Predicted 3D model of a 1486-nucleotide RNA (small-subunit ribosomal RNA) from Parasphingorhabdus sp. The prediction has a mean pLDDT of 83. Lineage of the source: Bacteria > Pseudomonadati > Sphingomonadales > Sphingorhabdaceae > Parasphingorhabdus.
[in-house]
RNA sequence: AAACUUGAGAGUUUGAUCCUGGCUCAGAACGAACGCUGGCGGCAUGCUUAACACAUGCAAGUCGAACGAGAUCUUCGGAUCUAGUGGCGCACGGGUGCGUAACGCGUGGGGAUCUACCAUAGGGUGCGGAAUAACUCAGAGAAAUUUGUGCUAAUACCGCAUAAUGUCGCAAGACCAAAGAUUUAUCGCCCUUUGAUGAACCCGCGUAAGAUUAGCUUGUUGGUGAGGUAAAGGCUCACCAAGGCGACGAUCUUUAGCUGGUCUGAGAGGAUGAUCAGCCACACUGGGACUGAGACACGGCCCAGACUCCUACGGGAGGCAGCAGUGGGGAAUAUUGGACAAUGGGGGAAACCCUGAUCCAGCAAUGCCGCGUGAGUGAUGAAGGCCUUAGGGUCGUAAAGCUCUUUUACCAGGGAUGAUAAUGACAGUACCUGGAGAAUAAGCUCCGGCUAACUCCGUGCCAGCAGCCGCGGUAAUACGGAGGGAGCUAGCGUUGUUCGGAAUUACUGGGCGUAAAGCGCGCGUAGGCGGUUCGAUAAGUCAGAGGUGAAAGCCCGGAGCUCAACUCCGGAACUGCCUUUGAAACUGACGAACUAGAAUCUUGGAGAGGCGAGUGGAAUUCCGAGUGUAGAGGUGAAAUUCGUAGAUAUUCGGAAGAACACCAGUGGCGAAGGCGACUCGCUGGACAAGUAUUGACGCUGAGGUGCGAAAGCGUGGGGAGCAAACAGGAUUAGAUACCCUGGUAGUCCACGCCGUAAACGAUGGAAGCUAGCCGUCGGCAGGUUUACCUGUCGGUGGCGCAGUUAACGCAUUAAGCUUCCCGCCUGGGGAGUACGGUCGCAAGAUUAAAACUCAAAGGAAUUGACGGGGGCCUGCACAAGCGGUGGAGCAUGUGGUUUAAUUCGACGCAACGCGCAGAACCUUACCAGCGUUUGACAUCCUAAUCGCGAAUUUCAGAGAUGAUUUUCUUCAGUUCGGCUGGAUUAGUGACAGGUGCUGCAUGGCUGUCGUCAGCUCGUGUCGUGAGAUGUUGGGUUAAGUCCCGCAACGAGCGCAACCCCUAUCAUUAGUUGCCACCAUUUAGUUGGGCACUCUAAUGAGACCGCCGGUGAUAAGCCGGAGGAAGGUGGGGAUGACGUCAAGUCCUCAUGGCCCUUACACGCUGGGCUACACACGUGCUACAAUGGCGGUGACAGUGGGCAGCUACCUCGCGAGAGGGUGCUAAUCUCUAAAAACCGUCUCAGUUCGGAUUGUUCUCUGCAACUCGAGAGCAUGAAGGCGGAAUCGCUAGUAAUCGCGGAUCAGCAUGCCGCGGUGAAUACGUUCCCAGGCCUUGUACACACCGCCCGUCACACCAUGGGAGUUGGAUCAACCCGAAGCUGGUGCGCUAACCUUAGGGAGGCAGCCAACCACGGUGGGUUCAGCGACUGGGGUGAAGUCGUAACAAGGUAGCCCUAGGGGAACCUGGGGCUGGAUCACCUCCUUU
Repeated sequence: AAACUUGAGAGUUUGAUCCUGGCUCAGAACGAACGCUGGCGGCAUGCUUAACACAUGCAAGUCGAACGAGAUCUUCGGAUCUAGUGGCGCACGGGUGCGUAACGCGUGGGGAUCUACCAUAGGGUGCGGAAUAACUCAGAGAAAUUUGUGCUAAUACCGCAUAAUGUCGCAAGACCAAAGAUUUAUCGCCCUUUGAUGAACCCGCGUAAGAUUAGCUUGUUGGUGAGGUAAAGGCUCACCAAGGCGACGAUCUUUAGCUGGUCUGAGAGGAUGAUCAGCCACACUGGGACUGAGACACGGCCCAGACUCCUACGGGAGGCAGCAGUGGGGAAUAUUGGACAAUGGGGGAAACCCUGAUCCAGCAAUGCCGCGUGAGUGAUGAAGGCCUUAGGGUCGUAAAGCUCUUUUACCAGGGAUGAUAAUGACAGUACCUGGAGAAUAAGCUCCGGCUAACUCCGUGCCAGCAGCCGCGGUAAUACGGAGGGAGCUAGCGUUGUUCGGAAUUACUGGGCGUAAAGCGCGCGUAGGCGGUUCGAUAAGUCAGAGGUGAAAGCCCGGAGCUCAACUCCGGAACUGCCUUUGAAACUGACGAACUAGAAUCUUGGAGAGGCGAGUGGAAUUCCGAGUGUAGAGGUGAAAUUCGUAGAUAUUCGGAAGAACACCAGUGGCGAAGGCGACUCGCUGGACAAGUAUUGACGCUGAGGUGCGAAAGCGUGGGGAGCAAACAGGAUUAGAUACCCUGGUAGUCCACGCCGUAAACGAUGGAAGCUAGCCGUCGGCAGGUUUACCUGUCGGUGGCGCAGUUAACGCAUUAAGCUUCCCGCCUGGGGAGUACGGUCGCAAGAUUAAAACUCAAAGGAAUUGACGGGGGCCUGCACAAGCGGUGGAGCAUGUGGUUUAAUUCGACGCAACGCGCAGAACCUUACCAGCGUUUGACAUCCUAAUCGCGAAUUUCAGAGAUGAUUUUCUUCAGUUCGGCUGGAUUAGUGACAGGUGCUGCAUGGCUGUCGUCAGCUCGUGUCGUGAGAUGUUGGGUUAAGUCCCGCAACGAGCGCAACCCCUAUCAUUAGUUGCCACCAUUUAGUUGGGCACUCUAAUGAGACCGCCGGUGAUAAGCCGGAGGAAGGUGGGGAUGACGUCAAGUCCUCAUGGCCCUUACACGCUGGGCUACACACGUGCUACAAUGGCGGUGACAGUGGGCAGCUACCUCGCGAGAGGGUGCUAAUCUCUAAAAACCGUCUCAGUUCGGAUUGUUCUCUGCAACUCGAGAGCAUGAAGGCGGAAUCGCUAGUAAUCGCGGAUCAGCAUGCCGCGGUGAAUACGUUCCCAGGCCUUGUACACACCGCCCGUCACACCAUGGGAGUUGGAUCAACCCGAAGCUGGUGCGCUAACCUUAGGGAGGCAGCCAACCACGGUGGGUUCAGCGACUGGGGUGAAGUCGUAACAAGGUAGCCCUAGGGGAACCUGGGGCUGGAUCACCUCCUUU
């Protein structure tokens, strides 16, 4: 010099957020255990459970220098050994933690004590005596043991003497000891003093939990006296008094050895009390004393009990919680080792002996610490593994190889310290030297997040994982394996426990309006806290000093083992307690004073404050009477009910009970509950103004006590209305409800209980401080214009600043800032329940758990979604209209059924004339049968041939295919090499192939909300944040279209526009189009022309541009003019962010899986076309707005060469045979049809055309299953369609025909085209869908949501329970071992005395008191089991309903009562933690 530093969070409630709050994790530690693994050394540690039972050995002896005897040896001097007498020790050391909640322990004190051995000092040590063990002899007993006789010694025992500076006593006086051994020193012995050490006792303070333990105590508390003890003391006894303890927790119950310390923690704390150290307690269980300095004694004694052992059955023996060890228990804890060498202990003069204390060794990775398992170099980045995008990457310089080293281990040699002259168990150990050789030595856990570390395969909600969240249902970084990686390392993980994190019990350091939490409200006891000034004090407080706070440990500085762990030395610290000195601000106690708190007094006004008595009117019901007649009543609609026996209605009269309209008001009063007609009486409180009085008298308030809505209870009254229960009627699937008709308790009064409510401001009381503004109630003062203004005090409201809050909000009436006191909270459920106590007549209230179970439960706010919430708006959504569907027949699709197969997909809107723009074969994917296997198709390799291919004959076959005959026929390039390319065949394997699965692995495409007007972003701002703002608001629009305003300003995707068609015009161009003019023709046929129509290219035009009105001057809207067109002119294309795991693996593409002589490929036949039935979409009809016949006017889009076909002929017709034009504004399909005229005259018809028969036509290889069409014949249902439902707002609906794709053929479907051509829209109440704003929400998979209870089943813990078993304990009574004490002591008796008789003293015995164990009956308490029974919790997708969340469809909830399968319903009172609408009041902004 130093003894100092010092505080980390994360996951998990939600769609997301903030908060509250629990659960979980990361850290450290351990006397640990378990799993896998294991080289060495050092230092530690090692029955936490059964204080369970113990075999065996050892753990306390020693002294011959106290004594006698015996034995052995002898050098004859003596020595050694043994049992015994005697002395000292055995009360230490060692073990354990049962008991103990206590002066037991810790700490600090105290006085009334003892203390062997030791030290110190002063003295003394004289003279005698009687025994006894051993031993001998004789017995008893199985043994343990023991009896009797006789002998003997002592430092054993006894007496006398001596006697103080000792003891007792005021004094006088009295009393008390001894032991010798050896002889040389000396060692002993006795009395006394002082000390040291050790021990005993007392006191202050501290030292667990439970009040579901509240009263305990009779030697109890005290006194006097006595006894007893080493000593104070009820310690004991007698007497006296009636005390003592307790809410500051007595008593009782449960648990526990206490401490230094240890672990953790930033600390404060919390947990703990192994090893080491101090104290205590215990020694098989209980009791007892003896001896002794010390014990009520672990290895002593006695008794009782349990257990074990021996026994000859008579009786005896024992106590490992000493060290080892055994059994047992248990997850679990070592050797029946060595030595007294060291350190200590006992004995001894000493040598020495003893010492399981101790020192060592052994076992165990049990812990801490240290070391090692090699180092350098080494790229073809080897092999191999794994992955792969197939290129490569990685294990990886890792290995091998080469060059080195030798710590450890092994071998050999030397060899300590610990010992000081000697003596070493450890131990040939530590250590040192040498040698050989990389040689002897690496594992464990983890890799989804927290938490460092990723891929493949397998598995397929299985197997499994998991600390929490959670993984696993076919692409699992989460399971199992592998490769790779991360971490630690002779260990690594798991489990258990403690502290931490946890500010999650909050002293440091939390909260209570809504998250858990303010008692329903007063009064008040104890307690806590308390105004101003002065004085004095010194208990608290502060400072100094002293004592103590053991050692070890922690910390600091050093030192020693090679380092470290470990050990040693010194220091610091031990935050505490005690003593003492001082200070006097504050608190306390004391004294004196004050008036600002509080109280009293006077005057005054306000008030539904309370109690009692009386009075009043309106209404209801009932009764009587009158009038009067058929209904009344009630509801969503009804019915039950009342009424012709006269109701309802109306008039008059009477009775009864209950409640008091208007006034009436976020008005008043009261502590709260609560209080409302009027009058009187009694009475409480608050307020204002004012002077005076008292002088801190105050605040709060555990217990206590009083009041306390409604319901309910008891007794007695009363009973009009209302109305639980109950009855009936409705509603309903049911309706134990909501609605209706009745109706009893009750509601009312008196008296007495109950004591609870959402008893709420969900906000305890008191005091002080901290911006305002605006109402209102009561009082006072001032001004005054008497309507008012200003000020002030006390109440009661609204808004709002600072501040605060998780936010919402609160904000002088605080939820702000301070102080004091009380109450309460600590995750959800179980549960405000059980048990126990208290109270109650009961109902029940109050106090109040646990097991078990979950990872949440919850608050506020946000965004959505939803509502049988609200507002605004839109849409063929409704309404107004027109026409349909649903009924018939047929067509077509689907379901179902059938089948060998009836291939597959699509399923509300948004599947169902859909994929299919066309199934006889093909298609075709299905079925049956028959065939092929590198394949019908692609690429590569090898070999062969240059072909192949086309046509053709014959045979087999159902065909595919196989065999076969004939004819035709060009391989190319070239470096000239059979080199390259091409083709075919054959072979081989890679592979082909799959309309097989997964649309929930995907791409792409599509549907739908929806052509709805929305969806977002950047920056800024606001908010802790999710988010908000912008995007809301006022207008307007088809539109988030535009304007205005605005903490927003801008922007993007959508809207609109740009694009196409169409409506008008112009220009250009006129062929195949057109024809006004001029010719011409049957005919725009031809010349001519391009004006017109038309064609197809480019333009123009329309923009609220103009005018008026309106609006706010804007955006816009209305009307008008002009115009072909007027307010997006009409139509199309165009589809935001997203939703539906929507559809499609069978268009295509594609991951994964699956098949490979088959799930592939080919062929024939069949099927997709079936048919009791049901549904969707259509066609044709039911007729006269029509059918039939006739006449023969007017379109447009399109198509055409394997085609459309004019025209002619034939056929009734479908069509056939000839045949022309056209690759198309030229030719052709091509005839348009409705229209018009005539006829029919209301019928199953001249409607309707199904079905059937028959004859034909066409296509095609082929019309049987299974095509279309024509002719003749047949002539079904059907007469306009139930409930329900669809489309359409103008060139639209309706109606009429025409064309096209597909296609050999086949359309009532689909996609297009034109002709004719309407009706209606008042309007937005309702249905449906959608948009915006707002509100509620327990929803977020988002209402197809969430969610409650009974019942049934399984499992779990728990309450009650007749009883039963065991433990603990209390009081009473009985018994009373051993023992001490007391009494007695007639029996016995060595020392002393004696007058010799005896005596003193002692012993046995006996008796008594106390008392352990035991017994009897009873009480209390705890635990186990228990038929049966109650509720609770958890479970897969069970049953019944739908109570709650939205106005949850009857608003919900609280208390209470009744009822009901159940959630629940109803009555009474209360609350808003109720939506919506209206009104009132108040406030804010301008």